[in-house]
The part of an RNA shown here (large-subunit ribosomal RNA, domain VI) has 270 nucleotides and comes from Hippea sp. KM1.

Context: one part of a larger RNA
């Protein structure tokens, strides 16, 4: 653009994609069968294997500056104490959210309809027989459906809820012109962002405000901070003190920053 007014939700599902696998052991039963040797259908239970989607409590990984230790050299006048390079983490020990598999959770099914080979029932042509000709059953990991996913550009363009939108005057009485006057519902634009993302789109928000940072608190991480006392000659150790410091992690607080605004979109619909 269209879906014969605009708009906001919530939705049917024509279609189409997914996805469909398999061991091995038990129990029925050492039964049935078999002279033994062996060893079942059927039905039920229980544990795998591959594959697939999902997630992050576990269990690990990673984590570029979160916390420590720590060499060498520079610096902050020296000491302590910090800080720069040493890779674009110097180097080592650990690690939070987030990412992630080797972690964890769930999946194939169950059912039901039509069927294949095939197996049956009733049964003529053909006094017999025949599942077959007319009728009627059973019958697959296969078809249809059911399970998940997208889906009304399904041009056959659904469906439901709810919102919004003037008067007058003229003619050729129309989907008509004019004139005054309105400018709804919503949505955009901008900002603040986000398990959402390459832009975009999509989601949360914009002071009637928890949207992002900042603050506080708390988790979680680090592993005893600096000063300051004490011991020791002194390395160093011990006390204050599970300290100190902590990114993304939950909450609480408007402190700062989403101000002010602008635009779209009409006016009752062949």
């Nucleotide at each position: 653009c269209g879906u014969a007014g605009g708009a906001g939700g919530c939705u049917u599902g024509a279609g189409g994609g997914g996805a469909g696998c398999u061991g091995u052991c038990c129990c029925u039963a050492g039964u049935a069968c078999g002279a033994g040797a062996g060893g079942a259908c059927c039905g039920g239970g229980a544990c795998g294997g591959a594959c697939g989607c999902a997630c992050c409590u576990c269990u690990g990984g990673u984590g570029u500056a979160u916390c420590g230790g720590u060499u060498g050299u520079g610096g902050c006048a020296c000491c302590a104490g910090c800080c720069g390079c040493a890779g674009g983490c110097g180097c080592c020990g650990a690690g939070u959210a987030g990412c992630u598999a080797u972690g964890u959770g769930c999946g194939g099914a169950a059912g039901g309809g039509a069927u294949a080979a095939c197996c049956g029932c009733u049964g003529a042509a053909a006094g017999c027989a025949u599942c077959u000709a007319a009728g009627c059953g059973g019958g697959a990991a296969g078809c249809c459906c059911a399970c998940c996913c997208c889906a009304a550009g399904a041009u056959u363009a659904g469906g439901c809820c709810u919102c919004c939108c003037a008067g007058a005057g003229c003619u050729u009485u129309a989907a008509g012109c004019u004139c005054u006057c309105u400018a709804a519902a919503g949505g955009u634009c901008c900002c603040u962002u986000g398990g959402a993302g390459a832009c975009u789109a999509c989601g949360a928000g914009g002071u009637c405000g928890a949207u992002a940072g900042g603050c506080u608190g708390c988790a979680g991480g680090u592993g005893g901070a600096a000063g300051c006392c004490c011991a020791g000659c002194a390395a160093u150790g011990g006390g204050u003190g599970g300290a100190g410091c902590u990114g993304a992690g939950c909450a609480g607080u408007a402190c700062u920053a989403a101000u002010a605004g602008a635009c779209c979109g009409u006016g009752a619909g062949g």
Its Rfam family is "Bacterial large subunit ribosomal RNA". Rfam links the family to the GO terms structural constituent of ribosome and ribosome. The RNAcentral record of the full RNA draws on SILVA. Model confidence (mean pLDDT): 88 of 100.